Overview:
Predicted 3D model of a 1363-nucleotide RNA (small-subunit ribosomal RNA) from an uncultured bacterium. Model confidence (mean pLDDT): 84 of 100.
[in-house]
RNA sequence: AGAGUUUGAUCUGGCUCAGGACGAACGCUGGCGGCGUGCUUAACACAUGCAAGUUGUACGGUAUGUCAUGGAAGCUUGCUGAAGUGACAUAUAGUAGCGAACGGGUGAGUAAUGCAUGAGAAUUUAUCCUUAGGAGGGGGACAACAGCUGGAAACGGCUGCUAAUACCCCGUAUGCCGGAAGGUGAAAGGUGCGAGAGUGCCGCCUGGGGUUGAGCUCAUGUCCUAUCAGCUAGUUGGUGGGGUAACGGCCUACCAAGGCGACGACGGGUAGCCGGCCUGAGAGGGUGAACGGCCACACUGGAACUGAGGCACGGUCCAGACUCCUACGGGAGGCAGCAGUGGGGAAUUUUGGGCAAUGGGGGAAACCCUGACCCAGCGACGCCGCGUGAGGGAAGACAGCCUUCGGGUUUUAAACCUCUUUUGUACGGGAAGAUAAUGACGGUACUGUACGAAUAAGUCCCGGCUAACUACGUGCCAGCAGCCGCGGUAAUACGUAGGGGACGAGCGUUGUCCGGAAUUACUGGGCGUAAAGGGCGCGCAGGCUGCGUUACAAGUCAGCUGUUAAAUGCAUGGGCUUACCCCAUGAGUGCGGUUGAAACUGUAGUGCUAGAGUACUGUAGAGGCAAGCGGAAUUCCCAGUGUAGCGGUGAAAUGCGUAGAUAUUUGGAAGAAUACCAAUGGCGAAGGCAAGUUUCUGGCAGAUAACUGACGCUGAGGUGCGAAGGUGCGGGGAGCAAACAGGAUUAGAUACCCUGGUAGUCCGCACAGUAAACGAUGUACACUAGGUGUUUGACCAUGAGGUUGAGUGCCAUAGCUAACGCAAUAAGUGUACCGCCUGGGAAGUAUGCCCGCAAGGGUGAAACUCAAAGGAAUUGACGGGGGCCCGCACAAGCGGUGGAGCAUGUGGUUUAAUUCGAUGGUACGCGAGGAACCUUACCUGGGUUUGACAUAUACUGGAAUGUUAUAGAGAUAUAGCAGCGUAGCAAUACGCCGGUAUACAGGUGCUGCAUGGCUGUCGUCAGCUCGUGCCGUGAGGUGUUGGGUUAAGUCCCGCAACGAGCGCAACCCCUACUGUCAGUUGCUAACAGAUAAUGCUGAGGACUCUGGCGGAACUGCCGGUGACAAACCGGAGGAAGGUGGGGAGGACGUCAAGUCAUCAUGGCCCUUAUGUCCAGGGCUACACACGUGCUACAAUGGUAGAAACAACGGGCCGCGAAUCCGCGAGGAGGAGCCAAUCCCCAAAUCCUAUCUCAGUUCAGAUUGCAGGCUGAAACUCGCCUGCAUGAAGCAGGAAUUGCUAGUAAUGGCAGGUCAGCAUACUGCCGUGAAUACGUUCCCGGGCCUUGCACACACCGCCCGUCA
Repeated sequence: AGAGUUUGAUCUGGCUCAGGACGAACGCUGGCGGCGUGCUUAACACAUGCAAGUUGUACGGUAUGUCAUGGAAGCUUGCUGAAGUGACAUAUAGUAGCGAACGGGUGAGUAAUGCAUGAGAAUUUAUCCUUAGGAGGGGGACAACAGCUGGAAACGGCUGCUAAUACCCCGUAUGCCGGAAGGUGAAAGGUGCGAGAGUGCCGCCUGGGGUUGAGCUCAUGUCCUAUCAGCUAGUUGGUGGGGUAACGGCCUACCAAGGCGACGACGGGUAGCCGGCCUGAGAGGGUGAACGGCCACACUGGAACUGAGGCACGGUCCAGACUCCUACGGGAGGCAGCAGUGGGGAAUUUUGGGCAAUGGGGGAAACCCUGACCCAGCGACGCCGCGUGAGGGAAGACAGCCUUCGGGUUUUAAACCUCUUUUGUACGGGAAGAUAAUGACGGUACUGUACGAAUAAGUCCCGGCUAACUACGUGCCAGCAGCCGCGGUAAUACGUAGGGGACGAGCGUUGUCCGGAAUUACUGGGCGUAAAGGGCGCGCAGGCUGCGUUACAAGUCAGCUGUUAAAUGCAUGGGCUUACCCCAUGAGUGCGGUUGAAACUGUAGUGCUAGAGUACUGUAGAGGCAAGCGGAAUUCCCAGUGUAGCGGUGAAAUGCGUAGAUAUUUGGAAGAAUACCAAUGGCGAAGGCAAGUUUCUGGCAGAUAACUGACGCUGAGGUGCGAAGGUGCGGGGAGCAAACAGGAUUAGAUACCCUGGUAGUCCGCACAGUAAACGAUGUACACUAGGUGUUUGACCAUGAGGUUGAGUGCCAUAGCUAACGCAAUAAGUGUACCGCCUGGGAAGUAUGCCCGCAAGGGUGAAACUCAAAGGAAUUGACGGGGGCCCGCACAAGCGGUGGAGCAUGUGGUUUAAUUCGAUGGUACGCGAGGAACCUUACCUGGGUUUGACAUAUACUGGAAUGUUAUAGAGAUAUAGCAGCGUAGCAAUACGCCGGUAUACAGGUGCUGCAUGGCUGUCGUCAGCUCGUGCCGUGAGGUGUUGGGUUAAGUCCCGCAACGAGCGCAACCCCUACUGUCAGUUGCUAACAGAUAAUGCUGAGGACUCUGGCGGAACUGCCGGUGACAAACCGGAGGAAGGUGGGGAGGACGUCAAGUCAUCAUGGCCCUUAUGUCCAGGGCUACACACGUGCUACAAUGGUAGAAACAACGGGCCGCGAAUCCGCGAGGAGGAGCCAAUCCCCAAAUCCUAUCUCAGUUCAGAUUGCAGGCUGAAACUCGCCUGCAUGAAGCAGGAAUUGCUAGUAAUGGCAGGUCAGCAUACUGCCGUGAAUACGUUCCCGGGCCUUGCACACACCGCCCGUCA
């Protein structure tokens, strides 16, 4: 000191966290010591014991003991010894004295009879200290005791005796009262010494002073609530009287009518207050345990007595509740003292020891009493300290965990070696606390010796905040969570383990307080849009207030001083081994007193004119009130003309109209509103104000500077005004028009549209009092660059102009602002005062009160709930927003699909299996470029287990290899034959094959949402970015936008941008023209030869062609348009003209798009099986549905005959000619060809003939028979041929698709795959069109702009109801 969380970022704003603290509690754990601390809840109830007594030197008794005296009586005659008397000692019920008002507890009550601080006067104070004086004389009782007696008891009653430091009287007295006269008013003795006189000590009485304590008064401060606004009759004051220690309505009688209150009375709620304690940088905030001061209370309520002191915790009386005893008549009690019990509660200790110390009471003293206190016990409740070992020790051991299998980590950690003994145990010594005696603590602290690493570590956390990471398990389950949030099969967030981090005898959790939070802002915040300016004036109180001067000294400032208890805290020292702890000293904010200062504020006086006001003067204005009055329009009424419609809408209908509407003409009636002028204009405090005239009336501004002399500003309450709508009463009512009715629209339509229509709208009076009453911007004053309009004044000049005011607009500098924006009309810089805000929702709701006739208005919460809600701006995506542009996108055309049959793919269904994948566009003749077996992944059955395949090791057999027979469906098994590799003399080694064993193989098993690679799509769309600079707080912008242009972010121009990259284009390939070079297998013009004929041969390179290298096209040329540009339009030339045509080539990215079954690959799963081998089956099923195709429906045709013209390609397990056979598929045959050489090779077309519009000489499905070919094998399940059969179909509904030229359409050919199988696919050539006005619309796309509450981005977001 900050951090997380709304968003991509900034701002506002709340929520949350990190810190400290605690009389704590809970969970896990727990070695020692010291110092502290321990019912916060039930001021609930209490068993038992103890907590206040003491004095015999105040007194009379009593009891016991001893001594003395006494001597009854007895006898053993010198002993025992009763009663009595006296003394002493001890004990003590009673009288008396002092104490019991302290000490100890608790915090119920109390918001002031309290407390804190500081002053004060009208008081008292036992004991104590000091001082002055006194103590003379007398008297009568009552307890105890005795007798009688009541009662269960507690407790008494009657009679009688008695003492005193108990009580009373007289006398005296410095005192007190009183102006005086005068009045009033005390006392006690005890004990020691002494022969005595006397004297010591302790007491007694009355004054004065002091100390200490207490009572009283005043000032200031002391929680929340105004949803408590008025309270008060002893109330406020006075007089007389009473009362008190004392002042006082403290009490009483009378008199007066006061007193308190928005500076918060009265009421309600809560609470003991303070020193302090916790926190905080401080200011503050919270708190009031322990320790200390004050107060209050003592079962609850009330009362007095005694006393120096009480209205009394362990006193009294009365009442009440509760508990206990009882003989039922009556009695007893009060732990908020110390222990302890029950109860309550999350929760708080021993019925301990001692008066040794400190202190208290009594006593002359000894001494007695003291649960105050000092100690001990219990509790990690807190703070502080110590320990659980130290050093060495790498084979970096084992086990564990992870692993890329190499290793890493736990880890010098352990073991092991050396050492130490705090603590512990055992045995000794042994304090201080005590200045003579006395020690509970305590044989304690401390200390010596011995023993032995021995007795001693946990808790929480590890996704971010926040230090610390992996594996396994789980699979939106179980669970976690302070906030954000984790978990749906690879979870660093759950659980466990390993490892790590933090703290450590503790660690976490919960609760509370402060902090962070400038999130109540005094220090130190805000209010245009985030929460927040009152709707607007006037104005009482209050707050603030111009210039000069004089005085005072309240505020202010300075010096000195009193107080601020102690403790605490701070500073400096000191004592316990250190620390906590303890001790000493010092400084120290507040309040009071006193002495000074006089600038500022204040108060009083005096002066001024700049603020404010007055006066005079000429203007502007929908300012207000009232009364007349005008024209246009609408509707209605009467009448005329006139005839079938009118009206209304997107289109209609309801409605009006033949009873005459609408339209049109004249006249009349009524109410409301005031076109043009008119404005960005004017006036008003706001609401608001509009034809015109008149009366009355408010205000602003200018100019003059005559007058007053601070008279001012703001303004809680208060009071007035206050749009529309609404309310009451009375008028008025043309138009418009909530409600309502009807017609439409619609899925519905309680709406939008239409036809009607009542309140209302208008006027008068009264109420209401709210609006997005907005500039979402309170009022007043001052200051701070400019520019440009406009309204209205004044002045100068006078053609346009300039200066200076007051209003009203726009732009803009500085400044401000989160940004947008504001910017002399501030949201700038300052001053004064008022109002208001403090997360969203609940809610402007509930309740209370006030106002209102009502409707309703004003004031105005909480429970609960969320982690956001929000502002401005940015980028994108989106819009049934806008602009510009493009595309077979539409349109214009041509041909199809959708209907039929068949082929093929898919869905579905079926099945033992119908293997798997692809599924809107972007799956569906797709993976598959060719499933009879194989393929094959599926099913059934039969086998096999180091395996069909790879590598390695060990042992063992055999060359390898070829082949035969038997069994079997085959895999396989058995038997046999042939065969003997390389090196070496050999042993043996190597290679190869088989067996056994072990590592391992294998998987088309899962996850394409773990991945690589490849691919589809947007899209061959023109876009996507970067560096530097500049702008912005920032996201980001600029560049890339703009003006043109292009197929194109193509190019040009402009520009805070300048450049660059990936895309575009070009470079590459094919094709179109041509030059040149080269000519074989191609070609053949010329020459020569040959043939029935043919480049057949010689030859040639001219031509065609082949294939290398070049050329050619660049808007190059001309004209026009354009901005002198880019470019476009037209033209020339040219084989080709404006990217000539086609191909390859696909930017940043999007779709968690597709593919784990091409391949590769992480993880998971199977391992006598999910691997592998074999046979058969299936992938070819079939009520259906869809996609893609083929063939057709015919005459632009079919059939038959005859005649032509290609290109790309392929060929040795091949293409296969001629010739022959077969109707044909095909067979025989085998020339030639590893190919410009040989072979495979066209059809549509043209010509002739026929068919003549029909289910046909169309169409060919289906089926039968007979054949052919490939292949071990055509049953499931191939292709082809011939003959026969001859189905549907006569141009295809809604809908939908392709194509812009060598294209569509149409015709065939080739190739790959392949033993065989092509309507598919990939290519090739032949024939060869129509149409495009154009961009309104549909679809897709690009750029700019706008809106947005979307950002998973409109397939979004979101509202209501129900579950």